[in-house]
Molecule: transfer RNA
Organism: Candidatus Nanoarchaeia archaeon
RNA sequence: CCCUGCUUAGCUCAAUGGUAGAGCACACGGCUGUAGCCCGUGAGGUUGCUGGUUCGAAUCUGGCAGCAGGGA
Numbered sequence: 001c002c003c004u005g006c007u008u009a010g011c012u013c014a015a016u017g018g019u020a021g022a023g024c025a026c027a028c029g030g031c032u033g034u035a036g037c038c039c040g041u042g043a044g045g046u047u048g049c050u051g052g053u054u055c056g057a058a059u060c061u062g063g064c065a066g067c068a069g070g071g072a
Stems, first nucleotide, its partner, number of pairs: 001071007010024004018055001026042005048064005
């Protein structure tokens, strides 16, 4: 320098162009003599950044950034 893939909650990951979710973690409640386990509830998101397409974009698309892999 060239090619490919990835970037979503604190972490690991989902989500046919049509209300962004799960598990773990965290907070609270139940249970318990206390804690843990277990059960329930809740909080937590500018979907990496910036443009475009579309009635509507996490999703399609241009550019940029970071990470990983391959090639020269």